[in-house]
RNA sequence: GGAGCGGGCCGGGCGGCCGCGUCAGAUGCGUCUGAUGAGGAAAGUCCGGGCUUCACAGGGCAGGAUGCCAGCUAACAGCUGGGUAGGGCGACCUAACGGAAAGUGCCACAGAAAAGGAAACUCCGCCGAUUCCAUGCGAGUCGGCGGAAAAGCUGAAAAGGUGCGGUAAGAGCGCACCAGCGUUCUGGUAACAGGGCGGCUUGGAAAACCCCAUCCGAAGCAAGGGCAAAUAGGGGUGCUAUCGAUUGGCCCGAUCGGCAUCCGGGUUGCCUGCUAGAGCUGUUCGGCAACGAGCAGUCGAGAUAAAUGACCGCCGAUCACAGAACCCGGCUUAUAGGCCCGCUCCCCUC
RNA sequence: GCCCCAGCCGUCUAGUGGUUUUGGACGCCGGCCCUUCAAGCCGGAGAUCACGGGUUCGAAUCCCGUCUGGGGUGCCA
Numbered sequence: 001g002g003a004g005c006g007g008g009c010c011g012g013g014c015g016g017c018c019g020c021g022u023c024a025g026a027u028g029c030g031u032c033u034g035a036u037g038a039g040g041a042a043a044g045u046c047c048g049g050g051c052u053u054c055a056c057a058g059g060g061c062a063g064g065a066u067g068c069c070a071g072c073u074a075a076c077a078g079c080u081g082g083g084u085a086g087g088g089c090g091a092c093c094u095a096a097c098g099g100a101a102a103g104u105g106c107c108a109c110a111g112a113a114a115a116g117g118a119a120a121c122u123c124c125g126c127c128g129a130u131u132c133c134a135u136g137c138g139a140g141u142c143g144g145c146g147g148a149a150a151a152g153c154u155g156a157a158a159a160g161g162u163g164c165g166g167u168a169a170g171a172g173c174g175c176a177c178c179a180g181c182g183u184u185c186u187g188g189u190a191a192c193a194g195g196g197c198g199g200c201u202u203g204g205a206a207a208a209c210c211c212c213a214u215c216c217g218a219a220g221c222a223a224g225g226g227c228a229a230a231u232a233g234g235g236g237u238g239c240u241a242u243c244g245a246u247u248g249g250c251c252c253g254a255u256c257g258g259c260a261u262c263c264g265g266g267u268u269g270c271c272u273g274c275u276a277g278a279g280c281u282g283u284u285c286g287g288c289a290a291c292g293a294g295c296a297g298u299c300g301a302g303a304u305a306a307a308u309g310a311c312c313g314c315c316g317a318u319c320a321c322a323g324a325a326c327c328c329g330g331c332u333u334a335u336a337g338g339c340c341c342g343c344u345c346c347c348c349u350c
Numbered sequence: 351g352c353c354c355c356a357g358c359c360g361u362c363u364a365g366u367g368g369u370u371u372u373g374g375a376c377g378c379c380g381g382c383c384c385u386u387c388a389a390g391c392c393g394g395a396g397a398u399c400a401c402g403g404g405u406u407c408g409a410a411u412c413c414c415g416u417c418u419g420g421g422g423u424g425c426c427a
Stems, first nucleotide, its partner, number of pairs: 001346010012315005018309001020037007039321001043332002046330005051220004058252004063216005068082005083097001084095004098211002103209002106204002122148011133136001160178006179201001181198007224272004234263006243257004265426002279298008316319001351423007360376004368407001378394005400416005
């Protein structure tokens, strides 16, 4: 100098003026003054929790989620560390990573065969018939019986792989090494790794059904509570204790006693929940880390048809994605441009 | 806020792992017929199966994420 990997941060600034929401103060109720006012994702609503109500939520079925190990956490499908496998020269990155030997089903076409165990093509041997001539321990054809899974052929995938021996041809039939399985020892909390021994071997796919283990009650701030206003607690139809509601997909249990639907009618307001919280900043200690503990400081939106905008000046330089709605922890997605830290590989110079 | 569904030629749709990235109807284009048009007959074009990944030998189809569109629902008596 070039190419790259990992992590963190910012994401227009300052001033003036006008306007809007909330809070506080003043008031002569017209207003005035002061303070404060979006994000890293406020988003998608994909997970998890708090909070609230229903039995502070009970038993079971169904259903859903997760799926190597350990830890963190309020909890998680998140995060951290480790293992294994794969990718990259490397920094480093990626993984839905339990079970196919519980069972059922699937594997098109091709191929002999697509799976509890294979020969309608083939290879080898024996027997019989037959053909040929060079008359042999020969070659071919057909049929029967037996053996084989080695070669050929097909396919994405072929019944452990390679080599030597063995055999009529062959075969874990025997042996060596490798892969896998079982068992045992050592190390490790564990996943797992390494060594010994044994028998001889088990296709793929569970993002097919399923099995195993663990977890999950339902609803959502329009939850829920209070006040006020209004009215016809009216009419029709249906079901009513073997019923209906709370109650959710279903059953049981508990509690309550009318309920559903149509017509007709009324209200369509206010307060609360509501923002001080698993909060933020700094620091010390423990831990590899995620994180936890202590101390000190600090308060940074709260609307309800919904505020956070517009203009001007200067500078950087032409302004990314995008706007809170009960609150948090994550994930995912969008994001112009810029800054910082650590590391890897290559080239050049000294 | 909570919940559900869909996306394939211009339009409506079939297809739920297996012939080659796909079938049909209407529409479009060309030809035949006819004096001409319509109808009819024959032929043809037209699809990144919304997008990006993954599983699988193989994906429109199964799984995950994104985008777009549509729908349902909530007071009192």
Predicted 3D model of RNase P RNA and transfer RNA as a complex of 427 nucleotides. It holds a member of the Rfam family "Bacterial RNase P class A". By type it is a ribozyme. The prediction has a mean pLDDT of 77.